[in-house]
RNA sequence: AGCUUAUAGAGAAAGAUGGAGGGAACUGACCCCAUGAAAUCUUAACAACCUGCACAUGCAAGGUGUUCCAUUCAGCCUUAAAGGGAAGAUAAGCA
Numbered sequence: 001a002g003c004u005u006a007u008a009g010a011g012a013a014a015g016a017u018g019g020a021g022g023g024a025a026c027u028g029a030c031c032c033c034a035u036g037a038a039a040u041c042u043u044a045a046c047a048a049c050c051u052g053c054a055c056a057u058g059c060a061a062g063g064u065g066u067u068c069c070a071u072u073c074a075g076c077c078u079u080a081a082a083g084g085g086a087a088g089a090u091a092a093g094c095a
Base pairs, nucleotide, nucleotide: 002094003093004092005091006090007089013043014042015041016040017039021032022031023030026075027074028073029072044067045066046065048064049063050062051060052059053058071087076084077083078082
């Protein structure tokens, strides 16, 4: 890389470096961005899954993960609303 299952609700940011992109990819739209994008680092925080304790909705923060909004919308199917699918993401397991 691949397969299976579950989830998308809620939650939680400051600083430093950096210097033009970012919202997964393609097309179109929309949005954010020099009042500073991506990325990296430091510190802090959150608690989704696993884990530990307790068994009730909790606590912890060890593993993975996350910390603006929102998987931004459309694309394929059914379509009036809307729903489903696919793809991607995260976790757990398998191999």
Model confidence (mean pLDDT): 78 of 100. This is a predicted structure of a 95-nucleotide RNA (SAM riboswitch aptamer (S box leader)) from Elizabethkingia argenteiflava. The RNAcentral record of the sequence draws on Rfam. NCBI's taxonomy places the organism under Bacteria, Bacteroidota, Flavobacteriia, Flavobacteriales, Elizabethkingia. Of the family's consensus pairs, 97% are formed in the model.